Predicted 3D model of a 368-nucleotide RNA (Bacterial RNase P class A) from Chitinibacter tainanensis DSM 15459.

RNA sequence: GAAGCGGGACAGAUCAUCGCUGCCGUGGCAACACGGGGGAGGAAAGUCCGGGCUCCAUAGAGCAGAAUGCCGGCUAACGGCCGGGCGGCGUGAGCCGACGGACAGUGCAACAGAGAGCUGAACCGCCGAUGGCCCCGCAAGGGGAUCAGGUAAGGGUGAAAAGGUGCGGUAAGAGCGCACCGCGGCGCUGGUAACAGUCGCUGGCAGGGUAAACCCCAUUCGGAGCAAGACCAAGCAGUAGGCGUUGAGGUUGCUCGCUGAGUCUACGGGUAGGUUGCUGGAGCGCGGUAGUAAUGCCGCGCCUAGAGGAAUGAUGAUCACGGGUGGCAACACCCGGACAGAACCCGGCUUAUCGGCCCGCUUCGCCC
Numbered sequence: 001g002a003a004g005c006g007g008g009a010c011a012g013a014u015c016a017u018c019g020c021u022g023c024c025g026u027g028g029c030a031a032c033a034c035g036g037g038g039g040a041g042g043a044a045a046g047u048c049c050g051g052g053c054u055c056c057a058u059a060g061a062g063c064a065g066a067a068u069g070c071c072g073g074c075u076a077a078c079g080g081c082c083g084g085g086c087g088g089c090g091u092g093a094g095c096c097g098a099c100g101g102a103c104a105g106u107g108c109a110a111c112a113g114a115g116a117g118c119u120g121a122a123c124c125g126c127c128g129a130u131g132g133c134c135c136c137g138c139a140a141g142g143g144g145a146u147c148a149g150g151u152a153a154g155g156g157u158g159a160a161a162a163g164g165u166g167c168g169g170u171a172a173g174a175g176c177g178c179a180c181c182g183c184g185g186c187g188c189u190g191g192u193a194a195c196a197g198u199c200g201c202u203g204g205c206a207g208g209g210u211a212a213a214c215c216c217c218a219u220u221c222g223g224a225g226c227a228a229g230a231c232c233a234a235g236c237a238g239u240a241g242g243c244g245u246u247g248a249g250g251u252u253g254c255u256c257g258c259u260g261a262g263u264c265u266a267c268g269g270g271u272a273g274g275u276u277g278c279u280g281g282a283g284c285g286c287g288g289u290a291g292u293a294a295u296g297c298c299g300c301g302c303c304u305a306g307a308g309g310a311a312u313g314a315u316g317a318u319c320a321c322g323g324g325u326g327g328c329a330a331c332a333c334c335c336g337g338a339c340a341g342a343a344c345c346c347g348g349c350u351u352a353u354c355g356g357c358c359c360g361c362u363u364c365g366c367c368c
Stems, first nucleotide, its partner, number of pairs: 001364008010355001012319007020039002023036005041339001045350002048348005053225004060256004065221005070084005085099001086097004100216002105214002107210002123155002125151003130148002133144004163181006182205001183203005188197003229276004238267006249259003283302008321336006
């Protein structure tokens, strides 16, 4: 210098004008006016997980259902995070992985091929030792073809055909025997564990795939949600029918259990308000400390939106940033600034995003 990998922080600044909305103050009976000060995000998003909070049993039992699935740790909890193992990809920094079970059972799979799911399969090839056949020979024996048959070395098909290489062996072959590699089991060693080992012994040796197919095993999960829930105010008018303390209704999809007096339907009548929950919290910043880390603990400091048809905006100027054109240059001119927008609150995940910035690292090239 080029190309990359991982992580972090930012998401223009200042001023002016016109607006919006809470809070505080002043004035006003009030409507409102004036002044001060506050007013979106890294994802506020998708609503995909987890928790707090609220109501229903202090959340209880069974079935059904759902999620997760190597090991250890963190946490309020998690399907999240951190560290490690194993497998795959990359020269590398690094990245990716639902990563339990296919001798419990059921199911599924196109083409090719002789043969593809139960213990293998003879299409070509090789052999034909043994039995039979033909020829020669008195016989012993020799030769030939390949009928039976043997053979998984070689060829061919396929994603996949019973481990690989070599030597021996054989009629030809074959873990048939042996050596090495690979694989399984047991032990030993290291590690909390997953797991690993240039370790030892042993077995000629796994018998296809698919479980984000049903299923099996293990672990976890009660339901509904701030329109939860609580309170105040205003107004009104009941009627008919069904069910109900022999248990209605509610509580969980069902059964049990719990609760315990109303409830459902039709017609009719009234209202269309307010307060609270509502933001000080698993909060943010800095420092210390334990830990590889996630994270925990301690100290100091800070207060940082709370709307309710729903505010948080618009315009202009200057500067900064990025791009383009012109120019030797100073500079001039023209463009550009994304994705998106709180709604009870937090922890995550995922997705979207103009631009540049910072830190650590890798590979290659060049120079000293």
Description
Its Rfam family is "Bacterial RNase P class A". From the family's description: Ribonuclease P (RNase P) is a ubiquitous endoribonuclease, found in archaea, bacteria and eukarya as well as chloroplasts and mitochondria. Its best characterised activity is the generation of mature 5'-ends of tRNAs by cleaving the 5'-leader elements of precursor-tRNAs. Cellular RNase Ps are ribonucleoproteins. RNA from bacterial RNase Ps retains its catalytic activity in the absence of the protein subunit, i.e. it is a ribozyme. Isolated eukaryotic and archaeal RNase P RNA has not been shown to retain its catalytic function, but is still essential for the catalytic activity of the holoenzyme. Although the archaeal and eukaryotic holoenzyme s have a much greater protein content than the bacterial ones, the RNA cores from all the three lineages are homologous -- helices corresponding to P1, P2, P3, P4, and P10/11 are common to all cellular RNase P RNAs. Yet, there is considerable sequence variation, particularly among the eukaryotic RNAs. Identified in Yersinia as Ysr151/RnpB. Gene Ontology terms of the family: tRNA processing, ribonuclease P activity and dimeric ribonuclease P complex. It was read from a public genome assembly, where an Rfam model found it.